[in-house]
RNAcentral holds the sequence, with entries from ENA. The RNA shown here (transfer RNA) has 72 nucleotides and comes from Candidatus Moranbacteria bacterium RIFCSPHIGHO2_01_FULL_55_24.
RNA sequence: GGCCCUAUCGUCUAGCGGCUAGGACAUCUCCCUCUCACGGAGAAAACAGGGGUCCGAUUCCCCUUAGGGCUA
Numbered sequence: 001g002g003c004c005c006u007a008u009c010g011u012c013u014a015g016c017g018g019c020u021a022g023g024a025c026a027u028c029u030c031c032c033u034c035u036c037a038c039g040g041a042g043a044a045a046a047c048a049g050g051g052g053u054c055c056g057a058u059u060c061c062c063c064u065u066a067g068g069g070c071u072a
Base pairs, nucleotide, nucleotide: 001071002070003069004068005067006066007065010025011024012023013022018055027043028042029041030040031039048064049063050062051061052060
């Protein structure tokens, strides 16, 4: 250089065109407890960036960025 794969809350991950973007762990608040832990209830928190297609894009296409693999 060429080809291929991946990118979603702090972390891991679900979501094959119409979701209020879901779950687990973690964090915070409340309850429980003499206190902590456990347990229960709740809250906050995410679609890598830019274009395009489409009535509508996290999802499809292109470019870029980052990571990984194969190859010379």

Its Rfam family is "tRNA".